[in-house]
Context: one part of a larger RNA
RNA sequence: CCUGGUUAAGGGAAUUCGGCAAACUGGCCCCGUAUCUUCGGUAGAAGGGGUGUCUAUGUUCGUACCAUUAGGUGCGUUUGUAGAUCGCAGUAACAAGGAUCGCCCGACUGUUUAUCAAAAACAUAGCCGAGUGCAAACCCGAAAGGACUAGUAUACUCGGUGAGACCUGUCCAGUGGUGGUGUUUCAAACUUCAGUUCAAUGGAGCUAAGACCCAUCAAACGGCGGGCCUAACUAUGAGGCUCUUAAGGUUAAGUGCGUAAUGCCUUGUCGUCUGAAUGGCGACGUGCAUGAAUGGUUUAAUGAGGUGGUCGCUGUCCCUAACCAGAACCU
Numbered sequence: 001c002c003u004g005g006u007u008a009a010g011g012g013a014a015u016u017c018g019g020c021a022a023a024c025u026g027g028c029c030c031c032g033u034a035u036c037u038u039c040g041g042u043a044g045a046a047g048g049g050g051u052g053u054c055u056a057u058g059u060u061c062g063u064a065c066c067a068u069u070a071g072g073u074g075c076g077u078u079u080g081u082a083g084a085u086c087g088c089a090g091u092a093a094c095a096a097g098g099a100u101c102g103c104c105c106g107a108c109u110g111u112u113u114a115u116c117a118a119a120a121a122c123a124u125a126g127c128c129g130a131g132u133g134c135a136a137a138c139c140c141g142a143a144a145g146g147a148c149u150a151g152u153a154u155a156c157u158c159g160g161u162g163a164g165a166c167c168u169g170u171c172c173a174g175u176g177g178u179g180g181u182g183u184u185u186c187a188a189a190c191u192u193c194a195g196u197u198c199a200a201u202g203g204a205g206c207u208a209a210g211a212c213c214c215a216u217c218a219a220a221c222g223g224c225g226g227g228c229c230u231a232a233c234u235a236u237g238a239g240g241c242u243c244u245u246a247a248g249g250u251u252a253a254g255u256g257c258g259u260a261a262u263g264c265c266u267u268g269u270c271g272u273c274u275g276a277a278u279g280g281c282g283a284c285g286u287g288c289a290u291g292a293a294u295g296g297u298u299u300a301a302u303g304a305g306g307u308g309g310u311c312g313c314u315g316u317c318c319c320u321a322a323c324c325a326g327a328a329c330c331u
Base pairs, nucleotide, nucleotide: 002326003325004324005323006322007321008320010318011317014316019313027051028050029049030048031047036041038163052085053084054083055082056081057080058079061076062075063074064073065072066071086090098311099310100309101308102307103306104305105303106302110122111121126161127160128159129158130157131156132155139146140145164298165297166296167295169224170223171222174221175220176217177216178215179214180213182212184211185210190205191204192203193202194201225243226242227241228240229239256290257287268284269283270282271281272280273279
């Protein structure tokens, strides 16, 4: 020097990508407890106080003996009050929550990359759609057969979304699903004709599915514009005209959110937190390229999730030092 540990005056995050690591806190009893809330919670919120031993005395429960109306003498136990007493320190060792305030994501408990990822990923209850009438559909198997199923549409199977609350606009042109229809198209077989006979072959007729056509379905895959003008300062544009589309991104009362886990420009602008912030939060909105079960917006509770602030605390640091145990090293 290294590994593991202990302790540090004064300062207290100045360290660092970041309080990483360490420290603080800690058990039990009493008091007390905001905000929000789905009224259950949040909550051990937060924040205070106490805690050993001895003596006296009250009290709860159990039990032994004596005497048997009542009771008396003990032992153990529960809990209270008062006085005293020792130490720096009384959950004296071990064991044993740091707290709090915002925001993002996922509702929650749960599951996962055995051996670099535990998460915002998966699942979930709830919601929606599709298929299936039982010798069912879906699934396994070449079949027999099996499973679902000792089940029967309040059932089973498949797909999407993902508690709850408020909601879920518009488009069927494309792709796809479903249904329907026909002076449309259409193979083989069949009928019939030609092929000097047989045949190859060729023509015609008839026709299933499919295609074409028509309709319907978006909680099916998906999509959801541009230009010009306009109100009595200016600005803005409720409104008008026009091109164009399947429809042009939201109601008649009556969704939203937004510089975002989505915004290029961008360290957007304003406010706030700081001495100072490419940071956090709150607003603003022509949003490069937000948007409604590819769910939209919120939300109590919850999280070894992400991100920011505050208090406490500390060798993270100012700035290092000493000690203990070990390893290595030297002899």
Large-subunit ribosomal RNA, domain IV from Candidatus Amesbacteria bacterium GW2011_GWC1_47_15, 331 nucleotides, folded computationally.
The organism belongs to Candidatus Amesiibacteriota, within Bacteria.
Its Rfam family is "Bacterial large subunit ribosomal RNA".